SAM riboswitch aptamer (S box leader) from Peribacillus muralis, 108 nucleotides, folded computationally.
Rfam family: SAM riboswitch aptamer (S box leader). Its family is annotated with regulation of gene expression in the Gene Ontology. Rfam's curators write: The SAM riboswitch is found upstream of a number of genes which code for proteins involved in methionine or cysteine biosynthesis in Gram-positive bacteria.
The organism belongs to Peribacillus, within Bacteria.
RNA sequence: UUCUUAUCAAGAGUGGCGGAGGGACUGGCCCGACGAAGCCCGGCAACCGGUAUACAUAUAUAUACGGUGCUAAUUCCAGCAGAGUAUUUUGACUCUGGAAGAUGAGGU
Numbered sequence: 001u002u003c004u005u006a007u008c009a010a011g012a013g014u015g016g017c018g019g020a021g022g023g024a025c026u027g028g029c030c031c032g033a034c035g036a037a038g039c040c041c042g043g044c045a046a047c048c049g050g051u052a053u054a055c056a057u058a059u060a061u062a063u064a065c066g067g068u069g070c071u072a073a074u075u076c077c078a079g080c081a082g083a084g085u086a087u088u089u090u091g092a093c094u095c096u097g098g099a100a101g102a103u104g105a106g107g108u
Base pairs, nucleotide, nucleotide: 002107003106004105005104006103007102008101013041015040016039017038021031022030023029025079026078027077028076042071043070044069047067048066049065050063051062052061053060054059075100080097081096082095083094084093085092
């Protein structure tokens, strides 16, 4: 870089450094000097490994020791297709599937 697969409605700070941006992309709509990104500490969770228990195995449960991850808003909402509701139309709303994205694990 790319492929496969699982998950994405829950959870998590009145901390320190830092100083103007951030929420992937586009459009919206938001967050931000009452302090953005980033780093540190803290925290959450339990994907992989470890450990313990049960079990003949498979596996299940627990733990949070190691590797990641996450820590505004459902992945903030929509972006493509279909169904439905109301409507003269435009547009609107609801639902389903998909796409895209994120993270883990495995492969290339």